[in-house]
């Protein structure tokens, strides 16, 4: 330098053109003599950034940034 993949909650990851979810974690409550386990409720997201297409974009297109992998050239 070229090619491919990935970027979504604090962490690990789903998701799909039509209101964004799970597990773990966190908070409160229940329960217990107390702790753990257990149960209920809840908070938490500009879906990496910018632009485009569309009635509508997390999803499609382009660019950029970051990460991972492969290939190649020079020294």
């Nucleotide at each position: 330098g070229c090619c491919g993949c990935c970027u979504u909650a604090g962490c690990u990851c789903a998701g799909u053109g039509g209101u964004a979810g799970a597990g773990c974690g966190c908070a409160u409550c229940c329960a217990u003599g107390g702790u753990a386990a257990g149960g209920a409720u809840g908070a938490g997201g500009u879906c990496a950034u910018g632009a485009g297409u569309u009635c509508a974009a997390u999803c499609c297109u382009c660019a950029u940034a970051g990460g991972c992998g492969g290939c190649u050239c020079c020294a």
Model confidence (mean pLDDT): 80 of 100. This is a predicted structure of a 75-nucleotide RNA (transfer RNA) from a Candidatus Saccharimonadota bacterium. The RNAcentral record of the sequence draws on ENA. Its Rfam family is "tRNA". Rfam links the family to the GO term triplet codon-amino acid adaptor activity. The family's RNA type in Rfam is transfer RNA. The organism belongs to Candidatus Saccharimonadota, within Bacteria.